Background: The prediction has a mean pLDDT of 83. A computed fold for a 544-nucleotide part of an RNA from Gemmatimonadetes bacterium T265, annotated as large-subunit ribosomal RNA, domain I.

[in-house]
Context: one part of a larger RNA
RNA sequence: CGGCCAGUGGGGGAUGCCUGGGGACACGGAGGCGAGGAAGGGCGCGGUAAGCGGCGAUACGCCGGGGGGAGCGGCACACACGCAUUGAGCCCCGGAUGCCCGAAUGGGGAAACCCGGCCAGGGGCAGCCCUGGUCAUCACGCUGUGAGGCGUGAGGCGAACCCGGGGAACUGAAACAUCUCAGUACCCGGAGGAAGAGAAAUCAAGCGAGAUGCCCGGAGUAGCGGCGAGCGAAAGGGGCGGAGCCCAAACCGGGGUCUUGAUGGCUCCGGGGUUGUAGGCCCCACGGACGGUUGGCGCGAAGCGACGCGAAGUCCCCUGGAAAGGGGCGCCCGAGACGGUGAGAGCCCGGUAGCGGAACGCGAGGUGCGACGACUAGUGGUGUGCCUGAGUACUGCCCGGCACGAGGAACCGGGCGGGAAGUUGGGGGGACCACCCUCCAAGGCUAAAGACUCCCGUGUCACCGAUAGUGGACGAGUACCGUGAGGGACAGGUGAAAAGCACCCCCGUGCGGGGAGUGAAAGAGAGCCUGAAACCACUGGCCG
Numbered sequence: 001c002g003g004c005c006a007g008u009g010g011g012g013g014a015u016g017c018c019u020g021g022g023g024a025c026a027c028g029g030a031g032g033c034g035a036g037g038a039a040g041g042g043c044g045c046g047g048u049a050a051g052c053g054g055c056g057a058u059a060c061g062c063c064g065g066g067g068g069g070a071g072c073g074g075c076a077c078a079c080a081c082g083c084a085u086u087g088a089g090c091c092c093c094g095g096a097u098g099c100c101c102g103a104a105u106g107g108g109g110a111a112a113c114c115c116g117g118c119c120a121g122g123g124g125c126a127g128c129c130c131u132g133g134u135c136a137u138c139a140c141g142c143u144g145u146g147a148g149g150c151g152u153g154a155g156g157c158g159a160a161c162c163c164g165g166g167g168a169a170c171u172g173a174a175a176c177a178u179c180u181c182a183g184u185a186c187c188c189g190g191a192g193g194a195a196g197a198g199a200a201a202u203c204a205a206g207c208g209a210g211a212u213g214c215c216c217g218g219a220g221u222a223g224c225g226g227c228g229a230g231c232g233a234a235a236g237g238g239g240c241g242g243a244g245c246c247c248a249a250a251c252c253g254g255g256g257u258c259u260u261g262a263u264g265g266c267u268c269c270g271g272g273g274u275u276g277u278a279g280g281c282c283c284c285a286c287g288g289a290c291g292g293u294u295g296g297c298g299c300g301a302a303g304c305g306a307c308g309c310g311a312a313g314u315c316c317c318c319u320g321g322a323a324a325g326g327g328g329c330g331c332c333c334g335a336g337a338c339g340g341u342g343a344g345a346g347c348c349c350g351g352u353a354g355c356g357g358a359a360c361g362c363g364a365g366g367u368g369c370g371a372c373g374a375c376u377a378g379u380g381g382u383g384u385g386c387c388u389g390a391g392u393a394c395u396g397c398c399c400g401g402c403a404c405g406a407g408g409a410a411c412c413g414g415g416c417g418g419g420a421a422g423u424u425g426g427g428g429g430g431a432c433c434a435c436c437c438u439c440c441a442a443g444g445c446u447a448a449a450g451a452c453u454c455c456c457g458u459g460u461c462a463c464c465g466a467u468a469g470u471g472g473a474c475g476a477g478u479a480c481c482g483u484g485a486g487g488g489a490c491a492g493g494u495g496a497a498a499a500g501c502a503c504c505c506c507c508g509u510g511c512g513g514g515g516a517g518u519g520a521a522a523g524a525g526a527g528c529c530u531g532a533a534a535c536c537a538c539u540g541g542c543c544g
Stems, first nucleotide, its partner, number of pairs: 001544010016529001017493002021464002023461007030453002032157002040101003043056003047079002051075002053060001062095006071083003106115003116135008137154007161192001162190005172179001176226001202209002213240004223231002244445003247389001251271008276423001278388004282383001283381004291376005297370003303362003307356003313329001314345001315328004330347002332336001338350003394418008404430001425440005480487002500528001503515004
């Protein structure tokens, strides 16, 4: 000097324990906010005030009502100064204020800025300035001869769910073109708490069913398919739920308008009427009631949103810094959920079971009553009459949708061309025809069952426990990176309680340390619980 080993310390922050955060769900609630200016921001507001939160020039707040009862001036721990039993702070409800930007809406604009018109008020001698109100566009309605006027509404934001208009490719087919991925991703429009669908021109099968949706099942079946990859039903059956209605037309009556006029045309309004075992109108006959349904309104009850009451040991001994632990003796239980308290508490604290609860606000669905309004009956007969959704059905060509790729291809929808019947009519039953069966298209509305969760409440976990769990337990979508779209962290723990080390000493009035003191512990001293390893130093042993 070096190697190995051990010890002691430094360094480092693994491990253990912890959790104010997160994850996944269940049930219930809510399912919207916005020109009365939202969502989201900018800038301000505090005695001192940088950040977060709160608030808005009335700015850590103003007014009123309710709750509550001793402290309070947010996080936040200091000083100063204040507030409060004349009831503060705090919680719930209602109201007021609410700068500037933002749909942003007087005009402009490089968001949070600049510049105006009109009306009213104010300041200044004046140039000029201030305050309040108002002035965007579009749609619809009413109105006016007209330019126009008046009124109502819309606009934007929002996690997913829903409907519609558009619509890929990678990929798979072990290459690839039909095909697949997939009507997916994505873009756009629109709506609601759900949306959409929905009251048979449906299915079925020679029996029958009776709107729609969703679940189970039928069934990976029938089928489709470079019959490859792959795609993939429906009816019947079982469940959830359950509801059915309104127009158009014939006909009757009325208004307006055109016409020389009319029993006319057009148009509007009221009555009437709404279907397939056809129905309705017209005509005849018979008959006729309360009841039923429904709409908004009023009242009442329940419900939700602060909160209040709420049983029973803080008895003795032991250990300990501390008792809730151990021992002993008691007690409550409609309450032995949970959390806290110096350790492990039914009886210490908050709570828990149970019970109670106002003003005001909310007002959905449902329910009771009340008045009002609206709707709602029929039965039979007669027929030669009238009506029953037209550029429609259907069809040719070309497409699209149907599980169905042109196939024997029905059915549904679209573009272009052609183009019916009229109830003795018409559609369908998978080419097509006949018989048979079934159903009435070309107008509309319709709860519930079924989807989703940005958000609120309660509860649960063979979910995580700080490199995990959200990216984020912490001033996180922050710091930082990027022209930008965008990307995106690290980072938790003294102690039961700050009792956070008065005072002294070394030192550079520093850092750091030594005493002293606090504490159960300071080797818990704030680069703070535990404190592994790498790495470093020192000490010792052995070896070279």